[in-house]
Background: The part of an RNA shown here (small-subunit ribosomal RNA, central domain) has 349 nucleotides and comes from an uncultured bacterium. The RNAcentral record of the full RNA draws on ENA and SILVA.

Context: one part of a larger RNA
Formats: sequence, structure tokens, C1' cells
RNA sequence: CUGGGUGUAAAGGGAGCGCAGACGGCGCGGCAAGUCCGGAGUGAAAGCCCGGGGCCCAACCCCGGGACUGCUCUGGAAACUGCGGCGCUCGAGUGCCGGAGGGGCAGGCGGAAUUCCUAGUGUAGCGGUGAAAUGCGUAGAUAUUAGGAGGAACACCAGUGGCGAAGGCGGCCUGCUGGACGGCAACUGACGUUGAGGCUCGAAAGCGUGGGGAGCAAACAGGAUUAGAUACCCUGGUAGUCCACGCCGUAAACGAUGAUUACUAGGUGUCGGGGGGCAAAGGCCCCCGGUGCCGCAGCAAACGCAUUAAGUAAUCCACCUGGGGAGUACGUUCGCAAGAAUGAAACUC
Repeated sequence: CUGGGUGUAAAGGGAGCGCAGACGGCGCGGCAAGUCCGGAGUGAAAGCCCGGGGCCCAACCCCGGGACUGCUCUGGAAACUGCGGCGCUCGAGUGCCGGAGGGGCAGGCGGAAUUCCUAGUGUAGCGGUGAAAUGCGUAGAUAUUAGGAGGAACACCAGUGGCGAAGGCGGCCUGCUGGACGGCAACUGACGUUGAGGCUCGAAAGCGUGGGGAGCAAACAGGAUUAGAUACCCUGGUAGUCCACGCCGUAAACGAUGAUUACUAGGUGUCGGGGGGCAAAGGCCCCCGGUGCCGCAGCAAACGCAUUAAGUAAUCCACCUGGGGAGUACGUUCGCAAGAAUGAAACUC
């Protein structure tokens, strides 16, 4: 390389958009590049294979045939691929109507709670733990009442629920805005799928500048525990957590399961929408889209998966190839840095 694989054994890129490329629906007629059939030329000789012959045999040599799977020219075929033409509507998209949603961005508003400040009441404790101590408190704490300040997060609703490509998204209102879904079939007429590079997005932590800082809390300090205790527990507490702008680009970025399409028993719950019969209601049946559970065939090493496939097929991309060394070294690219990406070998089992 091929083959075989990628839920858990090594292996799905964190996610999307998309250039090139690869692959691609139905009908008619055309061309003939691929494809198929025929003819001609060429494919040196030797060698190779088959048959025969000559040296006693063999090696070696000679003769004949085959092969040389190829290339060029030429005549023809038109199913498939391709190319160009005309058309179609079921793929894809547009339009109209409709409702659902923590989808995104911006602005505004609200209440509960914590902390702090001021004032009142009030007096000796509070706090904390397994037990304590550090700590706070007669300069009046804790508790309680009233007022004020400020920051962050939004109890209940809440769901086995919804939305988003993923990361993720949850108080209320307003504005701007993306997507999906149902219904109708008016329009376009294959406009599709995937996607190496590329571009964009991307939790937390971290970084830069400026702000903010209530609570929490790496680091740090103290108190305990302990043989020790650079921990677990307690009292404090700074970065940070929050905002704006700019970086970083990672993760058990997980469904550890790439995307798209078609097909392959059912049952049951739930979310969004639609239709039908009986119809007062209640309820019943059916369709589409999502999200769960159970389960057949099939698959699977087993666990399990099972119309949301890990089944049966097809297209495209990514990735794997024994463990350690090692996601290391070197080089390169990116980054302010931290580091990220790419990514070996010796050696060893």
C1' cells in the first nucleotide's frame, strides 16, 4: 500500500459555513472522450512459456509457435459514465397563512437574600466544631426594627420539558434579529450531498488595558487535627469570579457514536403543529416534526444498539495500525505570555 476498522479494545475533527475536488433525480433525442466489437501497423533480437531438435546427459545451443496484457491509425455499436441540447417535478429552494420556544444582541425595570453604613430597642455574649480554638463583642456585638448603599445571581414555575450547529441558553418588559416546525401547493426547475485547504464560532481557567467588587474564593495568614498535616475541618483573605474592548483556542468540547439520503416489526410517554368520525363535555382515530423509555429481526467480543441504529445499503470527509519513550524532542506556524497546532527517533518490553 492493500485489507480491516473507529460507542466502551487504537481510532469521529469541539462545532458550523464553504472554494477546489469527489459523488449525484426522471424523460427524450444527439455526440462518441471513457467503454465494447472488428481490421491494419507496430510491439527489434536475445530472454520468458509451450512443442521439437543438437552436443552421451545437464548447463549450453538451434528451430517453430505462443506471449509481449501496450501504443498508433481506422470501420462500427450506444446500454452505462461523460459532454452539450430540450423537457419534467418527486430532491432542493422560494412564496403565502399559522402558532411554539431559557435561540442571539441591546436597552430598561423588579423583588427575595447576603454584606456594609446610619439610627432605634436591648445586654453579655456571638460565631464555629466531632470537640475546640483562632475570630467578633461592654469603644455595646449577636438578636431585632427602620432607613440607606452596592454588587452578583434570578427561589417557586421547572419537567423524564423547550431552544440552539456546537460551546451553550432560565426573573419581567421593550426594540432589533437568526433558525426550526405545521398547513396550502402558487413559483424556480436538480439549483443537490459531502467537503482537503480556508474562514467563522467556540465552556472554564488564563493574559492585556480600563472599570467594578456584595457574596464566594486559588494563593496566602492564623486556629485545629496529626507522628507529621505544606491537606481534609474552622476563622480570615488576595487574584479571580462581574462589565467594556482585545487576545487565548483548549476540555471526559461526551451520545466517549462525523455529515447526508433511502430502506427495515411493534408498543408506550411527552413537546410543537395539523386533519377526521361521533360530538354537550369528556374522550377516540390518523398525519408531520422533535424528545424519552421498552422491544422484534438484524448487528455485536460482550455490555448493549435496535425508524433518534451500533441494522441493511450509498456518497463524501476525518481518523486508527502493539505498550512505554511521548502528545515529548527538533523544526515550522500561531500567541503579549501561558502555551496551542503539527509531530518523530534512539532505546526498551